[in-house]
RNA sequence: GAUGGCCAUGCGGGAGAGUGUUGCGGGAAACCGUAGCCGCCGAAGGAGCAACCGCCCCGGAAUCUCUCAGGUCAACGGACCGCAUGGACAUA
Repeated sequence: GAUGGCCAUGCGGGAGAGUGUUGCGGGAAACCGUAGCCGCCGAAGGAGCAACCGCCCCGGAAUCUCUCAGGUCAACGGACCGCAUGGACAUA
C1' cells in the first nucleotide's frame, strides 16, 4: 500500500400474485382496521436437495425446491444490480 474482493451507510433501479369472501368495529359513502375461510406469489428471513468448492470421512454452498414466516391496489418492504463514501484485512 492500489485494483479486485468483504462489511456498513447513502442515492438510484428493482419482479410476482384476489384491492376474493364472511363476521365484527369505524364511517354518510368510498374505504380503513381486525379475525376466519379459500385461492395465488417468491426476490425479507427460514428450511431442504444439490452442481460445485475446500483446510476433505467433515464443512461451505444457489436465482433450484418448500412455502413455516412474509406478501397478494398503492405505499412500506424487497433478493439482486449500479454509483459514491467510510472501515478492517490481504496481495501487486
Molecule: Glycine riboswitch aptamer
Organism: Sphingomonas montanisoli